[in-house]
RNA sequence: CCACACCGAUCUGGAGAGAGGCAGUUUUCGAGCUGCCCACCGAAGGGGCACCCGGCACCGUGAGCCGGAAACUCUCAGGUAAAGAGGACAGAGGGACGG
Numbered sequence: 001c002c003a004c005a006c007c008g009a010u011c012u013g014g015a016g017a018g019a020g021g022c023a024g025u026u027u028u029c030g031a032g033c034u035g036c037c038c039a040c041c042g043a044a045g046g047g048g049c050a051c052c053c054g055g056c057a058c059c060g061u062g063a064g065c066c067g068g069a070a071a072c073u074c075u076c077a078g079g080u081a082a083a084g085a086g087g088a089c090a091g092a093g094g095g096a097c098g099g
Base pairs, nucleotide, nucleotide: 001099002098006094007093010092011091012090013089018038020037021036022035023034024033025032026031039080040079041078045076046074047073048072052068053067054066055065056064
């Protein structure tokens, strides 16, 4: 100097969906919190899967078994005015081992 793994404790960007209803409580009277109900969202996390990928077996073919994930799918969790928080992912920064 390069750059992989990695980075909660570095920075920046970062979507979607009800300011829902009822009850209680707090209040600076804006609204906050808790519980229940209905309606929604997918980008913390989590679950699932083939005609995809890998392997085994078979071997005439079709098929069979195991494993693996995704921004796909589910919506358990989480979330649904602004603000705040969170946020997959991206960029920057750092970067042991290594070259």

Model confidence (mean pLDDT): 76 of 100.
The RNA shown here (Glycine riboswitch aptamer) has 99 nucleotides and comes from a Pseudomonadota bacterium.
NCBI's taxonomy places the organism under Bacteria, Pseudomonadati, Pseudomonadota.
Its Rfam family is "Glycine riboswitch aptamer". Its family is annotated with glycine biosynthetic process in the Gene Ontology.